[in-house]
Context: one part of a larger RNA
C1' cells in the first nucleotide's frame, strides 16, 4: 500500500514445511516343517540404539563477586576489625538463569487409493483364460491421520462485537465540496519482561503490584562481630545453625510509571 467505511477479537485452511529409522530378547514353541541336524510364518510382550523436541524435579556444568577459608603487600594512628591490589590473587562451595552427560515425551495405531505380485467371475475363441466389461487382496513408497506456519489464498475468505448523522454551499439528487468538531480504537511517552540484534511481541501505567526499595520467606554459605570463660599463647568453647545472602517466592504504593500530545470520522464507489 492492498483486501471498497473504520476498529477490536475469534477463526476456516488453499498451500508450505517437519516427522516417517531400527536392533536384541521373551512368548507362541523346541510347535509347524524335517530322517536328523536344525528350525519358523502369523500373533502377543519387554528392553534398547541413533535422531528430534520440550524442560530443569533429580544428577551434573557454569554461575566475574552470594558465602566462607587463606598468602603477600598497602591503607584505615595502633590492637581488633575491615577495605584495595595481586588472572575473579588463590582455594572450597553455590541461588536464579542458561545448558547436558540429566529428566520427560515422540515415530504409533488407523483409513483411502495403489506397485510388483496373488485372485474372483468371464467372453472374444461353446474349452481355457486374473481382463476385454465387471469385482477383490496387496508395500517403509503416494494421499490423509500427528506437529508447525499459513487469507498478499490480489481467488485477499468466515463469525462476533464496537464506532461514526453538527452546520453550510451547490445540485434534479442523500452524488459532490467546505467548516467546526475528532468516535470506536491506535500510537507517542513511561515502568518492565522466562520477549528481544533493532524492530516486533507481551504485562502494566495511580480505578496501579510493571520495575526498584522495604518487609517476610526460600536458597546458599557454614557457627559473624562484640563480649564472656579456659589457656603463657596459638587456640578452643559459649552466646549461635549464628551472621551475611544477586537474579527465586510473596506482601506492601515508600520511589518511578505524572501531566499530556498525535493519528484516526460523519453511514461508506
Nucleotide at each position: 500500500c492492498g483486501c471498497a467505511g473504520g476498529a477490536g477479537a475469534u477463526u476456516u485452511g488453499a498451500g508450505a514445511g517437519g516427522g516417517c529409522u531400527u536392533g536384541u530378547c521373551c512368548u507362541u514353541a523346541g510347535u509347524a516343517c524335517g530322517a536328523g541336524a536344525g528350525g519358523a510364518c502369523c500373533g502377543g510382550g519387554a528392553u534398547g540404539a541413533a535422531c528430534c523436541a520440550a524442560c530443569c524435579u533429580c544428577u551434573u556444568g557454569u554461575g566475574a563477586u552470594c558465602c566462607a577459608g587463606u598468602u603477600g603487600u598497602c591503607a584505615c594512628g595502633c590492637c581488633a576489625g575491615u577495605g584495595g591490589c595481586a588472572u575473579a590473587g588463590c582455594u572450597g562451595g553455590g541461588u536464579a538463569g542458561c545448558g547436558a552427560a540429566g529428566u520427560u515425551g515422540g515415530g504409533u495405531c488407523a483409513g483411502g487409493a495403489u506397485a510388483a505380485g496373488c485372485g474372483c467371475u468371464g467372453a472374444a475363441u461353446g474349452c481355457a483364460u486374473a481382463u476385454a466389461a465387471g469385482c477383490g487382496c496387496g508395500a517403509a513408497a503416494c494421499c490423509u491421520u500427528c506437529c508447525u506456519c499459513g487469507a498478499g489464498a490480489u481467488g485477499a475468505g468466515a463469525u462476533c462485537u464496537c464506532c461514526c448523522a453538527a452546520g453550510g454551499g451547490a445540485u434534479a439528487a442523500u452524488a459532490c465540496c467546505c467548516u467546526a468538531c475528532g468516535a470506536a480504537g491506535g500510537g507517542c511517552c513511561g515502568u518492565g519482561g522466562a520477549a528481544g540484534a533493532c524492530u516486533a511481541c507481551c504485562a502494566c501505567g495511580u480505578u496501579g503490584a510493571u520495575a526498584g526499595g522495604a518487609c517476610g520467606g526460600a536458597u546458599g554459605u557454614g557457627u559473624a562481630a562484640g563480649c564472656g570463660u579456659a589457656g603463657u599463647a596459638a587456640u578452643a568453647c559459649g552466646u549461635u545453625g549464628a551472621g551475611c545472602u544477586g537474579a527465586c517466592c510473596g506482601u506492601u504504593a515508600c520511589u518511578a510509571a505524572u501531566a499530556g500530545c498525535c493519528c484516526g470520522u460523519u453511514c461508506g464507489g

A computed fold for a 269-nucleotide part of an RNA from a soil metagenome, annotated as large-subunit ribosomal RNA, domain VI. It matches the Rfam family "Bacterial large subunit ribosomal RNA". Rfam links the family to the GO terms ribosome and structural constituent of ribosome. RNAcentral holds the full RNA, with entries from MGnify. Model confidence (mean pLDDT): 86 of 100.